[in-house]
Parts: sequence; C1' cells; structure tokens
RNA sequence: UCCCCGGUAGCUCAAUGGUGGAGCAUUCGACUGUUAAUCGAAGGGCUGCUGGUUCGAGUCCAGCCCGGGGAG
Repeated sequence: UCCCCGGUAGCUCAAUGGUGGAGCAUUCGACUGUUAAUCGAAGGGCUGCUGGUUCGAGUCCAGCCCGGGGAG
C1' cells in the first nucleotide's frame, strides 16, 4: 500500500429498507426463618464518525477512524 471480516445496551450477540430485541449484569418487587435459586417488572441505545441514495437506512453507496485476519 492492497484485499477480506467486524464496530448495535455495562458484557456477549440478534434485527426482510418500515417505531432496535434477547441472554447475562444492574435496580425494584414476589416467593421464604434468612441467603441463594426461581418468577415478574423497570431502567439502560440517537446502531464508530461524516456525507449520499430513499417517502423511510442499524441495513444500500462513498470517505474516514478503530479492532482482527490475509497478500506484498
């Protein structure tokens, strides 16, 4: 320098172009001699950044940044 994959909640991951979810964690509640376990609920995201396409973008396109892998 070039090619490929990835970046979404605190963490691990989902999400046909049509109001972004789950598990774990956190908080509250239920259950009980208490804790743990179990069950229920809540909070937590402007989807790496900047533009473009579109009525509408996490998703498609361009550039850049970061991480991983490969070629030279």